Record summary: Predicted 3D model of RNase P RNA and transfer RNA as a complex of 506 nucleotides. The prediction has a mean pLDDT of 78. Rfam match: Bacterial RNase P class A. Rfam classes the family as a ribozyme.

RNA sequence: GGAGACGGACGGAGGAUCGCCGGCGGGCCGCGAGGCCCGCGGGAGGAAAGUCCGGGCUCCACAGGGCGGGGAGGUCGCUAACGGCGACCCGGGGUGACCCGAGGGAAAGCGCAACAGAAACGACACCGCCGAUGGCCGACGAGGCCGCGGCUCCGAGAGGGAGCCGCGGAAGAGGCACAGGCAAGGUUGAAAUCGUGGGGUAAGAGCCCACGCGCGACAGCCGGGUGACCGGCGGCGGGGCAAGCCCCUCCCGGAGCAAGCUCGAAUAGGGGCGCUGUCGAGGGUGGCCCGCCCGAUGCGCCGCAAGGCGCCAGCGUCCGGGUUGAGUGCUCGAGCGACGCAGCAAUGCGUCGCCUAGAUGAAUGAUCCUCGCCGCCGGGCGGGCAACUGCCCGGCGGAACAGAACCCGGCUUAGAGUCCGUCUCCGGCA
RNA sequence: GGGCAGGUAGCUCAGUCGGUAGAGCAGCGGAUUGAAAAUCCGCGUGUCGGGGGUUCAAUUCCCUCUCUGCCCACCA
Numbered sequence: 001g002g003a004g005a006c007g008g009a010c011g012g013a014g015g016a017u018c019g020c021c022g023g024c025g026g027g028c029c030g031c032g033a034g035g036c037c038c039g040c041g042g043g044a045g046g047a048a049a050g051u052c053c054g055g056g057c058u059c060c061a062c063a064g065g066g067c068g069g070g071g072a073g074g075u076c077g078c079u080a081a082c083g084g085c086g087a088c089c090c091g092g093g094g095u096g097a098c099c100c101g102a103g104g105g106a107a108a109g110c111g112c113a114a115c116a117g118a119a120a121c122g123a124c125a126c127c128g129c130c131g132a133u134g135g136c137c138g139a140c141g142a143g144g145c146c147g148c149g150g151c152u153c154c155g156a157g158a159g160g161g162a163g164c165c166g167c168g169g170a171a172g173a174g175g176c177a178c179a180g181g182c183a184a185g186g187u188u189g190a191a192a193u194c195g196u197g198g199g200g201u202a203a204g205a206g207c208c209c210a211c212g213c214g215c216g217a218c219a220g221c222c223g224g225g226u227g228a229c230c231g232g233c234g235g236c237g238g239g240g241c242a243a244g245c246c247c248c249u250c251c252c253g254g255a256g257c258a259a260g261c262u263c264g265a266a267u268a269g270g271g272g273c274g275c276u277g278u279c280g281a282g283g284g285u286g287g288c289c290c291g292c293c294c295g296a297u298g299c300g301c302c303g304c305a306a307g308g309c310g311c312c313a314g315c316g317u318c319c320g321g322g323u324u325g326a327g328u329g330c331u332c333g334a335g336c337g338a339c340g341c342a343g344c345a346a347u348g349c350g351u352c353g354c355c356u357a358g359a360u361g362a363a364u365g366a367u368c369c370u371c372g373c374c375g376c377c378g379g380g381c382g383g384g385c386a387a388c389u390g391c392c393c394g395g396c397g398g399a400a401c402a403g404a405a406c407c408c409g410g411c412u413u414a415g416a417g418u419c420c421g422u423c424u425c426c427g428g429c430a
Numbered sequence: 431g432g433g434c435a436g437g438u439a440g441c442u443c444a445g446u447c448g449g450u451a452g453a454g455c456a457g458c459g460g461a462u463u464g465a466a467a468a469u470c471c472g473c474g475u476g477u478c479g480g481g482g483g484u485u486c487a488a489u490u491c492c493c494u495c496u497c498u499g500c501c502c503a504c505c506a
Base pairs, nucleotide, nucleotide: 001426002425003424004423005422006421007420008419009418010417012371013370014369015368016367017366018365020043021042023040024039025038026037027036028035029034045401049412050411052410053409054408055407056406057256058255059254060253064290065289066288067287069252070251071250072249073248074088075087076086077085078084089103090101091100092099093098104247105246109245110244111241112240126186127185128182129181130180133179134178135176136175137174145169146168147167148166149165150164151163152162153161154160194212195211196210197209198208199207213237214236215235218234220233221232222231223230224229260328261327262326263325270319271318272317273316274315275314276313277312282294283293284292298311299310300309301308302307321505322504323503335354336353337352338351339350340349341348342347373398374397375396376395377394378393379392380391381390382389383388431502432501433500434499435498436497437496440455441454442453443452449486457473458472459471460470461469479495480494481493482492483491
């Protein structure tokens, strides 16, 4: 100097004018509710977003058991909790700094693997190899060799070739591939039962041996570690999918600030259907069952009774009516900053300091000036051995993603640019 | 603000234990007709909303982004 890796901070600044939303103080008006004016001070984010997780808070009849459902999943920690974070282990990638991993179980079981292939999980033999053993044929001559003849096929045809059959000849002992054995080699596939070499065998094979690979079929032994796991020795040698069902361990009550509470205004405290009134509708309970809890604590008439009818009350559902208000929850909180201590770290503890939006058809804005930042062009002056690079002036252009809505902790996604720190690799010079 | 569904051919929709996707209408070509409609025969139509992951293989399973649609106020 180049190329990178990781982490952190910022994400324009100052001023003027005109506005917007809260707070505090003062003045004036008004019986009051309140209105107007003046001053001071505050007013979006790192993601406020997506609403993907977790929690606080609020309400519910306080939430127990079983089945089901949803979720998490290396280990140890952190935390209010988490699917988050930290450290470590294992696997993969990178020369490296470092990065990535939904990372329990596939011999508990069910299931899947199209096409191709012999065969896709206890399954198999198409080509092939063998045929030791058994079977059949064989000195009444197997198979091979030579000669002659015939037939079929290929070829335009040949005194060309291939195959089969018959006859004859010389020599003379095996042959067939039926049962069966094998999985070495070939073929298919994303994937084929450990790889290479040697021995062995009728042919073969972890069948045996050497080296290597793998192992959570071993609850093997020794050593280390809190643990995941690591090292050594022995033993063993059938793969994939669990982001298919499932098994194992652990976690989960529901709804959500339009929760909930208070006040006020207005209307028809209305109508249809169904169920129920303690032998209880319906609800907590999102799906079911049990348990527990809440729940209208009725009246009249008819009937021997079962029950029926009417009224009242409750519940469900559908159709209607009215309002589109105010306050509260509402911002001081697992809060922010500095320092110290413990810890590798996440984080925790202690001391001191600070107060930092609360809007609701929803404020946080607009214009102008100056400065700063970036890019391009032009000009000027420097640094260094070099590659390269710094500063000044002028002109033109640019500045993202996006905006609170009860509040926090995370994750994910979007995103122009700037600065700082630590580290790695390569190259040049000394 | 909060809670849910869905996106497959031009349109409306199917598609379940993952094996390369169909139906109807529309469209195109041919036959028929003087010409057209109707009818008959044939045909194709697709990044399965985008991206990533698991897997040999994804419309399907998982994650993420995007688009569309629905519901939720209070009072008596």